[in-house]
Molecule: c-di-GMP-I riboswitch aptamer
Organism: Candidatus Aerophobota bacterium
């Protein structure tokens, strides 16, 4: 010096619930507040997971509503996993 790795310092974010606002939702965005993070910094590129909207069947014949699943767009989630890209600080 790197890389893996997480001791210390001095910083850093900020779940939950509140408040205001934006969204049909899921969620978001500022303020408050820490459960907790060594990438809890960014990117939806793979899986999940959620929300909407449409769709063909099915739910013992037909209406008309409801269900869960299946498929099609169109979104959120990076604090679910995996990947990419970038970074502080240096004790075993």
């Nucleotide at each position: 010096u790197a890389g893996c790795c997480g001791a210390a310092a001095g910083g850093g974010c900020a779940a939950a619930c509140c408040a205001u606002u934006c969204g049909c939702g899921a969620g978001a965005a500022u303020g408050g507040g820490a459960c907790g993070c060594a990438a809890a910094g960014c990117c939806a590129c793979g899986g999940g997971c959620c929300u909407u909207u449409c769709u063909a069947a099915g739910u013992a014949a037909g209406g008309u509503g409801g269900c869960a699943g299946g498929g099609a767009a169109a979104g959120g989630c990076a604090g679910c996993c995996g990947g990419g890209c970038u970074g502080c600080c240096g004790a075993a």